[in-house]
Molecule: transfer RNA
Organism: Patiriisocius sp.
RNA sequence: GUCCCCAUAGUUUAAUGGAUAAAACAAGAGACUUCUAAGCUUUGGAUGGGGGUUCGAUUCCCUCUGGGGGCA
Numbered sequence: 001g002u003c004c005c006c007a008u009a010g011u012u013u014a015a016u017g018g019a020u021a022a023a024a025c026a027a028g029a030g031a032c033u034u035c036u037a038a039g040c041u042u043u044g045g046a047u048g049g050g051g052g053u054u055c056g057a058u059u060c061c062c063u064c065u066g067g068g069g070g071c072a
Stems, first nucleotide, its partner, number of pairs: 001071007010025004018055001027043004048064005
């Protein structure tokens, strides 16, 4: 330089065009316990940026950013 793949919650993953974005772990609170832990109940938290297509975009297209890989 060129080509391919990836980017969703603090972390690991779901959601293949129909909208309340789902769960596990983690975090906060409550109850229990002499205290802690475990288990129980509950709460908050996310689609990398910009643009386009569409009635509707996490999903499709373009571009940028970041990460990984192949070739040279």